The RNA shown here (FMN riboswitch aptamer (RFN element)) has 161 nucleotides and comes from an uncultured bacterium.
[in-house]
RNA sequence: UGUUGUCUUCGGGACAGGGUGACCCGCUGGAAAGCGGAAUUCCCAACCGGCGGUUAAAGCCCGCGAGUCUCGCGAAAGCGGGACAGACACGGUGAAAUGCCGUGGCCGACAGUGAUGAUAGCGUGUGAUGCGCUCCUCAGUCUGGAUGGGAGAAGACAGAA
Numbered sequence: 001u002g003u004u005g006u007c008u009u010c011g012g013g014a015c016a017g018g019g020u021g022a023c024c025c026g027c028u029g030g031a032a033a034g035c036g037g038a039a040u041u042c043c044c045a046a047c048c049g050g051c052g053g054u055u056a057a058a059g060c061c062c063g064c065g066a067g068u069c070u071c072g073c074g075a076a077a078g079c080g081g082g083a084c085a086g087a088c089a090c091g092g093u094g095a096a097a098u099g100c101c102g103u104g105g106c107c108g109a110c111a112g113u114g115a116u117g118a119u120a121g122c123g124u125g126u127g128a129u130g131c132g133c134u135c136c137u138c139a140g141u142c143u144g145g146a147u148g149g150g151a152g153a154a155g156a157c158a159g160a161a
Base pairs, nucleotide, nucleotide: 001161003159004158005157006156007155008154009153010152017044018043019042024037025036026035027034028033046141047140048108049107050064051063052062053061059106060105067084068083069082070081071080072079073078088104089103090102091101092100110144111143112142117136120134121133122132123131124130
């Protein structure tokens, strides 16, 4: 120095702003209604980025992990295979950059919630617009699986070379 084994530690981030004001809640009112509260999901703005590699520093180049579905093995724990699995351009510097600098963009597992969207079904009502219920749809930042798992990183000891 690389390598094998055992062990230890580490190993994912993000909306305190503005607007709107449904349902609902509170206050006032005889009522109609008014005032206030009220969305991290709507609109605007803001913010976040696991690990290894790549001539040079990467969310959007290549791969890995996490997640979902599925097949096989297994008594189980679990192991292995397959599928799904997002997103970048232009200019500059340079020997070399989709990685740096500048400008403008884009993306974000699964389950839940839901003031989004759509208007399909059922019921009901009007002169007409409707109203109620159900189905579908709606979060990168909220809640949850997860005090989990993990790609891997650092280190200690031992063996052989």
It matches the Rfam family "FMN riboswitch aptamer (RFN element)". Rfam describes the family as follows. The RFN element is a highly conserved domain that is found frequently in the 5'-untranslated regions of prokaryotic mRNAs that encode for flavin mononucleotide (FMN) biosynthesis and transport proteins.